[in-house]
RNA sequence: GCCAGCUUAGCUCAGCGGUAGAGCUACGGUUUUGUAAACCGUCGGUCGUCGGUUCGAUUCCGACAGCUGGCUCCA
Numbered sequence: 001g002c003c004a005g006c007u008u009a010g011c012u013c014a015g016c017g018g019u020a021g022a023g024c025u026a027c028g029g030u031u032u033u034g035u036a037a038a039c040c041g042u043c044g045g046u047c048g049u050c051g052g053u054u055c056g057a058u059u060c061c062g063a064c065a066g067c068u069g070g071c072u073c074c075a
């Protein structure tokens, strides 16, 4: 330098056009002499950024940024 994939909650990941979910973590409650475990509940997101298409975009298209992998190795 070229190509491909990925970017969504604190973490690991689903969701692929119609007002965004799970598990874990955290917090609260029940239980216990107390802790843990178990059970119940709650909080938590400008879906990487900027544009485009669309009545409507996390989802489709483009550019950019970051991460990962592969190829190349010239000057």
Stems, first nucleotide, its partner, number of pairs: 001071007010024004018055001026042005048064005